[in-house]
RNA sequence: GCAGAGGUAGCUCAGCUGGAUAGAGCGGCCGCCUCCUAAGCGGCAGGUCGCGGGUUCGAAUCCCGCCUUUUGCG
Numbered sequence: 001g002c003a004g005a006g007g008u009a010g011c012u013c014a015g016c017u018g019g020a021u022a023g024a025g026c027g028g029c030c031g032c033c034u035c036c037u038a039a040g041c042g043g044c045a046g047g048u049c050g051c052g053g054g055u056u057c058g059a060a061u062c063c064c065g066c067c068u069u070u071u072g073c074g
Stems, first nucleotide, its partner, number of pairs: 001073007010026004019057001028044005050066005
């Protein structure tokens, strides 16, 4: 340099045939339970969906450019 895959919550990821409030598990906080802890149960908080444009009534999802991680080729 070329090609492929990825970037969504603190972490691991789903969602990517465009549509209604963007989700799960773990973790964090609060509560219940318990003599206490753990486990279990309930709740809460936490998100510019990598960045910038474009298309569209509407974009995490489609298109373009860039950044970044990773794999392969040279």
This is a predicted structure of a 74-nucleotide RNA (transfer RNA) from Ectopseudomonas chengduensis. The prediction has a mean pLDDT of 81.